[in-house]
Context: one part of a larger RNA
Molecule: small-subunit ribosomal RNA, central domain
Organism: uncultured bacterium
Formats: sequence, structure tokens, C1' cells
RNA sequence: UAGGGCGUAAAGCGCGCGCAGGCGGCUUUUUAAGUCUACGGGUUAAAUGCCGGGGCUCAACCCCGUGUGUGCCCGAGAUACUGGGAAGCUGGAGACACGUAGAGGCAAGCGGAAUUCCGGGUGUAGCGGUGGAAUGCGUAGAGAUCCGGAAGAACACCAGUGGCGAAGGCGGCUCACUGGCUCGACACUGACGCUGAGGUGCGAAAGCGUGGGGAGCAAACAGGAUUAGAUACCCUGGUAGUCCACGCCGUAAACGAUGAAUGCCAGACGUCGGGGGGCUUGCUCUUCGGUGUCACACCUAACGGAUUAAGCAUUCCGCCUGGGGAGUACGGUCGCAAGAUUAAAACUC
Repeated sequence: UAGGGCGUAAAGCGCGCGCAGGCGGCUUUUUAAGUCUACGGGUUAAAUGCCGGGGCUCAACCCCGUGUGUGCCCGAGAUACUGGGAAGCUGGAGACACGUAGAGGCAAGCGGAAUUCCGGGUGUAGCGGUGGAAUGCGUAGAGAUCCGGAAGAACACCAGUGGCGAAGGCGGCUCACUGGCUCGACACUGACGCUGAGGUGCGAAAGCGUGGGGAGCAAACAGGAUUAGAUACCCUGGUAGUCCACGCCGUAAACGAUGAAUGCCAGACGUCGGGGGGCUUGCUCUUCGGUGUCACACCUAACGGAUUAAGCAUUCCGCCUGGGGAGUACGGUCGCAAGAUUAAAACUC
């Protein structure tokens, strides 16, 4: 490099948007760039090779002659396909207006339960914690209980293999602003599409910078236990952090370990959102979109997958190529740092 692959064996970028590039629906016409032609011409040096003949006694070797030669260029011709030009179409795509559902996003305001703390009342000797204890708290009145107050964080039930979002993710209530999906109905634009190297944006948790906040929880740390030891598991405490604002970081088993898009291919049973019909008004039939469970063909090494494919095909991108060394070193880029990203080799089995 080819080939073969990428759910679990090595292998799908964490996810979007998108320039270039690649690929691209139906019909007519034109062109003839790609493509094609047992068409013509030029070139394809000589030697070599093939064929015929000749010379060294043969051969190797040498000489002569004829023809051939892939390819390239010019010309002529063909026009199915690809490309270019022109015209048209509506099935792909989009879209005005009208609805539905939804923890989609962002900002502000509000609410109740609980926890902790503070003040007060009642009240007395314990509370707490464990396998059992102890450290700890408590006669300076704890724990329990009642009233009042403060603070921060999270939103029980509803709640569901339920919904929404590209992914990360999103859950009390109200309002403002705002993104996307989807159903139905005519009319509209007329291929406007798909993918996407670079690029750019988003991106859990932890971590970092500045300023706030700090109830509960809790790395580190301290003490008590356990133990041969116990730098742990258990217990009592407890600081960063967890929360907010702004700015970084850019990673995860970022998982469906399954890239995006399109077409086609038995069924069955749920569930969510719409539309239509029947009608006994809460059932039933049907259709579109989402989300599940099972299961045929088929696929798979097996497990399993199976109209939400890992089936049958097409287009584009990413990635893999024995284990270790190593996702490391060096260099580059990025970062305040932590580090991230790109990414070897010697050596060894």
C1' cells in the first nucleotide's frame, strides 16, 4: 500500500454547525471534456525480443531483412452513462399561516417540608453511636417537646423500560424572552440536497483564577475503634470543595462500548404525542411521528442483533493493522497551573 475490518476480539472523533472537497432526484434538448471505436495519421532512437535468412566446422556470439510493440499526440466517428450549457417537473429538501405535547434553554420572582444554628418556655439525666464499644455532647441543664427567629442547599408525593434535548444533560410553582420536534389541510419555491479534512461552537464531574456564600454533606486532616499491623472498611469531628457571578480547563465506562444520511425487507404486544372514522361516551377501527418488549427471514465466532439492525444496498467522514515499551519520550500547538492534544523509536516477547 492493497485487502479485510471497527456492539463485546485492535478499531466510530463526546456532540453539533459548517468553508473547501467528495457524492447527488425525474424529463427533454444541446455539447462531446471523461468514456468508447476490427477507423486514419504521427511518434514510440539504436541495440534487445519474435519470425525468415546468412557468417564463424556447430553453438554461444555476430550480420542482414521483414513485421510487431504498450503508451502518448493529432484527426475522424459514436452518444448509453458521468461532466458542461439550456429549458421544464415534483416525489427529495424547504416554507407562510393554524393547532398539540414536553424536567428543551435563559432570566427574574415566589413557596412549603426538612436539616443546622440562635433566643425563649416546659422538664431531668442522660443523649449519641456500634457487631459490640469508645472518642464526642450533657447538671454552665443536653437529648425530648412547644413557640419565635436566621441561613443555605435540595425540591418528597405526582414519577412511569414517561417526556424533552445534537450530545453533555434537564424535575417545586409563576411570569417574561427563546430553540427544536410533530399532526392535519390546501395552495407555494423548484434539487435549493447528503456528508464534511481543516475550522468553529457546545461540552458531566473533578480541578484552576477573582469576588461572594457556606445549612447539610464531605477529599485532606484529627481523634475513637477494629487488627499481628490498619497510613482502610465502622464511629465522632472536620477544611478545601459542593452553591452563586465572571473567566479558564476540554477530559469521562462523554456507552447503545453501535459515525451521519437515504432506500428496501414477515409479524406480535405495549406505551407517549397528534389526526380521521364508527359510536353504545368510553370503547373500538385506522393513520402519521416518537419510545419499548418479543420474534421470522437474514446476519453473527458466539453472545446476540433483528423496520430505532449488528439484515440487503448506496454516498461521505473518522478509525484499526500482534503484546509490552506507551497514549510514554522528544518536538509543535493550547493552558495560570494541573495538564490536554498531536505522537515515535531503541529494546523485548